[in-house]
RNA sequence: UACCAGUUGAUCCUGCUGGAGACUACUGCUAUUGGAGUCUGAUUAAGCCAUGCAAGUCAGAAUUUCCGGCAAGGAAGUUCGGCGGAUAGCUCAGUAACACGUGGACAACCUGCCCUUGAGAGGGGGAUAACCUCGGGAAACUGAGACUAAUACCCCUUAGGUGAGAGAUUCUGGAAUGACUCUUACUCAAAGGAUGGCAUCUGAUGCCGAUGUCAUUGCUCAAGGAUGGGUCUGCGGUGGAUUAGCUUGUUGGCGAGGUAAUGGCUCACCAAGGCUACAAUCCAUACCGGCUAUGGGAGUAGGAGCCGGGAGAUGGAUACUGAGACAAUGAUCCAGGCCCUACGGGGCGCAGCAGGCGCGAAACCUCCACAAUGCGCGAAAGCGUGAUGGGGGGACUCCAAGUGUUCUCAUACAAUGGGAACUUUUGUAGAGUGUAAAAAGCUCUAAGAAUAAAGGCUGGGUAAGACCGGUGCCAGCCUCCGCGGUAACACCGGCAGCCUGAGUGGUAGUCACGUUUAUUGGGCUUAAAGCAUCCGUAGCUGGUUCAGUAAGUUCUUUGUGAAAUCCUGUCGCCUAACGAUAGGGCUUGCAGAGAAUACUACUGGACUAGGAGCCGGGAGGGGCUAGGGGCAUUCUUGGGGUAGCGGUGAAAUGUUAUAAUCCCAGGAAGGUCACCAACGGCGAAGGCACCUAGCUAGAACGGGCUCGACAGUGAGGGAUGAAAGCUAGGGGAGCAAACCGGAUUAGAUACCCGGGUAGUCCUAGCUGUAAACGAUGUGGGCUAAGCGUUUCUUGAACCUAGGGUUCAUGAAGUGUUGAAGGGAAACCGUUAAGCCCACCGCCUGGGGACUACGGCCGCAAGGCUGAAACUUAAAGGAAUUGGCGGGGGAGCACCACAAGGGGUGGAGUCUGCGGUUCAAUUGGAUAAAACGCCGAGCAACUUACCAAGGGCGACGGCAGGAUGAUGGUCAGGCUAAUGACCUUACCUAACAAGCCGAGAGGUAGUGCAUGGCCGUCGUCAGCUCGUACUGUGAAACGUACCCUUAAGUGGGCUAACGAGCGAGACCCGUGCCUCCAUUUGCUAUCUCCUCUGAGAAGGGGGGAGCACUAUGAAGGGACCGCUGGCGAUGAGUCAGAGGAAGGUGCGGUCGACGAUAGGUCCGUAUGCUCCAAAUCUCUUGGGCUACACGUGGACUACAAUGGCAUGGACAAUAGGUUGCAACUCCGAGAGGAGCGAGCUAAUCCCUAAACCAUGUCUCAGUUCGGAUUGAGCCUUGAAAUCCAGGCUCAUGAAGGUGAAAUCCCUAGUAAUCGCAAGUUACCAUCUUGCGAUGAAUAUGUCCCCGCUCCUUGCACACACCGCCCGUCAAACCAACCGAGUGGACUUAGGAUGAGGUUCUUCCGACGGGAGAUUCAAAUCCUAGGCUCGCAAGGGGGGUUAAGUCGUAACAAGGUAGCCGUAGGGGGAUCUGCGGCUGGAUCACCUCC
Repeated sequence: UACCAGUUGAUCCUGCUGGAGACUACUGCUAUUGGAGUCUGAUUAAGCCAUGCAAGUCAGAAUUUCCGGCAAGGAAGUUCGGCGGAUAGCUCAGUAACACGUGGACAACCUGCCCUUGAGAGGGGGAUAACCUCGGGAAACUGAGACUAAUACCCCUUAGGUGAGAGAUUCUGGAAUGACUCUUACUCAAAGGAUGGCAUCUGAUGCCGAUGUCAUUGCUCAAGGAUGGGUCUGCGGUGGAUUAGCUUGUUGGCGAGGUAAUGGCUCACCAAGGCUACAAUCCAUACCGGCUAUGGGAGUAGGAGCCGGGAGAUGGAUACUGAGACAAUGAUCCAGGCCCUACGGGGCGCAGCAGGCGCGAAACCUCCACAAUGCGCGAAAGCGUGAUGGGGGGACUCCAAGUGUUCUCAUACAAUGGGAACUUUUGUAGAGUGUAAAAAGCUCUAAGAAUAAAGGCUGGGUAAGACCGGUGCCAGCCUCCGCGGUAACACCGGCAGCCUGAGUGGUAGUCACGUUUAUUGGGCUUAAAGCAUCCGUAGCUGGUUCAGUAAGUUCUUUGUGAAAUCCUGUCGCCUAACGAUAGGGCUUGCAGAGAAUACUACUGGACUAGGAGCCGGGAGGGGCUAGGGGCAUUCUUGGGGUAGCGGUGAAAUGUUAUAAUCCCAGGAAGGUCACCAACGGCGAAGGCACCUAGCUAGAACGGGCUCGACAGUGAGGGAUGAAAGCUAGGGGAGCAAACCGGAUUAGAUACCCGGGUAGUCCUAGCUGUAAACGAUGUGGGCUAAGCGUUUCUUGAACCUAGGGUUCAUGAAGUGUUGAAGGGAAACCGUUAAGCCCACCGCCUGGGGACUACGGCCGCAAGGCUGAAACUUAAAGGAAUUGGCGGGGGAGCACCACAAGGGGUGGAGUCUGCGGUUCAAUUGGAUAAAACGCCGAGCAACUUACCAAGGGCGACGGCAGGAUGAUGGUCAGGCUAAUGACCUUACCUAACAAGCCGAGAGGUAGUGCAUGGCCGUCGUCAGCUCGUACUGUGAAACGUACCCUUAAGUGGGCUAACGAGCGAGACCCGUGCCUCCAUUUGCUAUCUCCUCUGAGAAGGGGGGAGCACUAUGAAGGGACCGCUGGCGAUGAGUCAGAGGAAGGUGCGGUCGACGAUAGGUCCGUAUGCUCCAAAUCUCUUGGGCUACACGUGGACUACAAUGGCAUGGACAAUAGGUUGCAACUCCGAGAGGAGCGAGCUAAUCCCUAAACCAUGUCUCAGUUCGGAUUGAGCCUUGAAAUCCAGGCUCAUGAAGGUGAAAUCCCUAGUAAUCGCAAGUUACCAUCUUGCGAUGAAUAUGUCCCCGCUCCUUGCACACACCGCCCGUCAAACCAACCGAGUGGACUUAGGAUGAGGUUCUUCCGACGGGAGAUUCAAAUCCUAGGCUCGCAAGGGGGGUUAAGUCGUAACAAGGUAGCCGUAGGGGGAUCUGCGGCUGGAUCACCUCC
């Protein structure tokens, strides 16, 4: 020491991306004040600079001018001379280096000014500048002549110095090459100046002068110190190996030269060395440190500002002067640039302070002062100082303060406003202080709330809106996830809120977060990651024991590690920032000294547990070579034999009458090695299998004889290394890339078939890769068990006495199940993926990329090594739940199929839909689950559509209105029609549609905003919950398994135990019985009346009755209850008995959790949007009824199981006052008329057909069929042309049982037959019901369509109508190759060569000329190397809502996939050879 969001339907991991923090630079908006600071052209251009300033000063000397009457004295100059301009200031280009840091060394050195000590300063000399005169030149500057001084310069002497030689052990020291002493040779100092005081002297009026002395200062030499430098050296700090070899003054020696000094620093000669994997050389980058930022720390990143060091001064080179420079506000030269010029020639370099241009995202005033602190000069006063101190600009950073406080009134509150009181930091005004001068600040006074708030955000992460308006995948937002397609909490604006606050946001960068580089502190079976395998070098690591040493290690101590920075205390500015002071710490270090000896190391000795060797008998497809053998195939010879053979899903190509295939026998060739054979054996891996022989290697077991740590691992390196492929030579039977045919297909460059070449085989080489896999590096140690199997050892038992069988012990292999433990999980588990040790290899999001470039290897193919730009928010692993599979298993069926019956699809008509047409043909419904559906019935209405014409605004405001609004009405006009409107007249009496709002209305839009209702999956058997248990979790279990059921129905078992919604039951109808009730129902029995009749008998009516039927209330009955079989003695099932009914009796009603954005805004309801005098509303007419066509559903048929004719019989639902209507009459009929009986209904009305009997038709487009058409008539209605129905007569179309395909149905069902009702006139081939007649077949299966459950695979989750690959076409982007072309740097060679050092020589010349040597900038040429630009063209890569071609992958993905290799093909890819499971399924085997 904090996490959060983002991969998924959900989960756990791996992994990256983003957010939140601190710091730095720029920037948007905004801004009251003060203080402090080591802030302010560092980043880009070490680019270029106008102008002014940034280094002078001086009792040494000479001289000029001025002031002063003169003088004294003073001031300003010029020149010689001294000191200083090597400091200060600026910058960071170069530099990977003794440049820096740190610690040492100099016995190899220097040091002006300063300090201490000692000694000295003797004697001489010649010039020169200024000034003066004369010249040259535009200028810069310069020449000649004449004068003069010094603390300027020179000579001599002395001290001194240097060299050589000698000395003594005298001294220091770790060590003499040092010091010291002597001799000798050479060489060689000075300014006795300046100032001041005093005294004396000459001369003298005095000044001046001279001499002496004192003080101060200066001069010379020597020694020492201090300070500052120079040199050497250990260690330390950066990236690249796609830089592996570098080096000739190079490495060393001897001798010279040079330097202050060592040294190849330089030179001559000699030797051939030196550096490097502990990274030389080369390339790239970079001033280094104290420190700064961040971080818990370890670290990581940085090196602006301040301090220390270095380096540089336009680029490059060179020396001079000096104590110090190779100096830069000094000199010379070259290069490049600029300026002046009289064209002859000159001048300049802000990386000093200001300032300008340029560059850029990016940075100030051409200010004041030397008052302070320093520095230079001077004896001092002082002078100078863009160092410095001050001020100005800057939202640079840090610190501090404020923008009011308390009440009150109004408003619901707040905002805001009115009022009262208080305070006065700041601001304003005034006085003092302050300052070099100002300013600020500080102190005091006065009035006065006055003068002072913004920026960002509000979907989540993340504090803050389920507010309003606009927009409508547009405009836009976005840090990530993501918002926006008409109801945006996400855009834009408003309101409200949140955070910070004189600031607040954005962009870029650094650290942290990141244990995503892991020392602290990660990983590698499957997520990225173990080299294909072994041997082995360096390196790293290493058994037991004794002794020694003390390198590592530990302890003590000394020196050092600058200051600032950091921490603590105290103090000073009002506080703080800031500063002062004291102490500590930091600098994690280095060096010296002294101890310790456990561990490591080193040296020496010893041991045997590791390792190696030896001996023994066994096991083995270990390897190489040679010989031999067998089956099969093909070819061939001979014989036999005759028509096909072969091949496939089905075929064809092919082969055969020149005799195949087939059978028998002989021969040849090449390849291969069945059974045994086994998760059995051997080998390092690749790999290895007939038999025999030879050669050869390794392992295990046993013995415990020998050596004595000899070991482990192993970067580089070496060897081996399947298949394919390559080279050369053989060989070639079979198989078989390529290729050729045949099929398949939309195509088929494939899968299948027929052929077939490389190749496969051998020899000798090469290649060096594979899913070279246990996707698991090698070696060692430790940690439960059980069960197999192979080899060896030891022991026991048995008899068949063997190379026997069985059992047991130990060791080594090889399998499997599993404890602990591990793991994200799957799983691993003594053969570890557990717990440890040693060493090596490898990984760090996905793609780009097993790529490019470079290098190495290869004959080639290619291999090894191996990036970046760019792009992207995921990619990935394991497991879960679903869904899906041209995966598997179990079950089901209700017509799914099978077994059957009848249809549809063909015809005509009806009806719906599509399409077309139209002014309109209103709209909806469109797989199943639209289409005789909404619509239970369109001539007007309906009606929503079209044409034409009319009408309408509650309420409020304005204008108008008793000079009469509005309404009504006779008549006339207008009109298709209307007091709607107009004219005219009358009545009435208060409102008003001209305008603005608003409202009614809308079958206008949105069923993807909705409620409600409904269809379908499906009457399928499913769907869930509580608690417990399992799993990190999503989840699982329950609900799995076995039996059973129509059923998740029930039973058994079980980490589950219970419960709920469904199923069932309950409810309704129907079928049997009992009982009760009896009108409008019934009439068996009894009775009365009446009619017909000869009678028998029959009809009708009344009474009586309720037996029967019926009606409608209450009960009973059926439960696998009984018997038997099967089954677990269960659940149940099969059969039987009884029963009206038998296993849910039959038929209904009832529709779980959900799904389908299913249908409906045109039934109603309803949000939002829209229309408003028209999308409202009314009227007339038209349309919804159209018609080349396609299609769904029906009706009628095609006939004899029939049609027609005559006669005859039997229902049940229902309905009826705008009604059902008997009965009578008329009409052929539809129908009409009359009376209208009866009926508001178990009372009255309406009531069948198929069927039966008889006759006829006789297989034909008919006596089938009835469409179409003509004529006449009837009904409804206001109206029948568009556009209804019916009747009569006539007409008499297609059609002879229907292709592919397809629908319905399991019993009172199908089929056939009619009846009723619904729909308010009329209209049914519709729908819903009703009865009549009344079958066939199955009682099975999972084959088709499906459903349920279990299991399996999955790259799917919008869930297979899924996902997804590659070419091609289009746009854009970056990198690569690229004929060439241009630049920078660099290497080698050459040419020219400024200038300087050194040397020689010449001239009368203190200066110069000429020449030589050497160093050598700069320029040019030639040949390379490396790097950066530009580039026609080229190949691939990446990205981009809706382009093209296919469908390669994911399921057995429809040919399992993938790896390596080779060939082919528009493309994904296909095929051959070898390998892998990271393949489904079935079967067998092994193990458990």